RNA sequence: UCUCAUCGAGAGCGGUUGAGGGAACGGCCCAACGACACCGCGGCAACCUCUGGUUGAGCUUACAGCAACCGGAACGGUGCUAAGUCCGUCAGAGACAAACUCUGAGAGAUGAGG
Numbered sequence: 001u002c003u004c005a006u007c008g009a010g011a012g013c014g015g016u017u018g019a020g021g022g023a024a025c026g027g028c029c030c031a032a033c034g035a036c037a038c039c040g041c042g043g044c045a046a047c048c049u050c051u052g053g054u055u056g057a058g059c060u061u062a063c064a065g066c067a068a069c070c071g072g073a074a075c076g077g078u079g080c081u082a083a084g085u086c087c088g089u090c091a092g093a094g095a096c097a098a099a100c101u102c103u104g105a106g107a108g109a110u111g112a113g114g
Base pairs, nucleotide, nucleotide: 001114002113003112004111005110006109007108012041013040014039015038016037020030021029022028024089025088026087027086042081043080044079047077048076049073050072051071052070053069054068055067056066085107090104091103092102093101094100
């Protein structure tokens, strides 16, 4: 940097440190009753991983392998453990100026692959 998938669920204590943090901007929050970060121990989840079944393509047929779907496990590799990705930002729709709602895009995060 590219591709694909997911992002209204879920899961916190202790120690160290000491002022900012929630990606940017606007809002709104968190934070000296100690946030954020780091470390330790737990936990959540199920992307990778392992595994059962159904169907399909392919094959002369079957197995193996592959793909889709429905389940199960949680040793290991990641990830996560305030708020919907905290909300919005761009475009469109709802008669629509405001407010609000919805859809899509963009941006971002995580995983897998290149």

A computed fold for a 114-nucleotide RNA from a marine sediment metagenome, annotated as SAM riboswitch aptamer (S box leader). Model confidence (mean pLDDT): 83 of 100. Its Rfam family is "SAM riboswitch aptamer (S box leader)". About the family: The SAM riboswitch is found upstream of a number of genes which code for proteins involved in methionine or cysteine biosynthesis in Gram-positive bacteria. Rfam links the family to the GO term regulation of gene expression. The sequence is in RNAcentral, with records from MGnify.